The prediction has a mean pLDDT of 80. The RNA shown here (transfer RNA) has 75 nucleotides and comes from Candidatus Ryanbacteria bacterium RIFCSPHIGHO2_02_FULL_48_12.
RNA sequence: GGCCCCAUCGUCUAGCCUGGUCUAGGACGCCAGGUUUUCAUCCUGGUAACACCGGUUCAAAUCCGGUUGGGGUCA
Numbered sequence: 001g002g003c004c005c006c007a008u009c010g011u012c013u014a015g016c017c018u019g020g021u022c023u024a025g026g027a028c029g030c031c032a033g034g035u036u037u038u039c040a041u042c043c044u045g046g047u048a049a050c051a052c053c054g055g056u057u058c059a060a061a062u063c064c065g066g067u068u069g070g071g072g073u074c075a
Stems, first nucleotide, its partner, number of pairs: 001074007010028004020058001029047006051067005
């Protein structure tokens, strides 16, 4: 340098190929309340995310182009 793959709550992950549905869902964590003599467990509620820029479209996490970062492979 060429090609391929990946990037979503604090962490892990689903959704992307096939655009639209209620608030982007789930687990862990954290916060508050309940239960408990206390802690833990358990129950209820809350918390917080689509790497960045642009394009297509009535509508983009999803499609297209580019950038950045990470990984693989060829030379």
Background
The organism belongs to Candidatus Ryaniibacteriota, within Bacteria.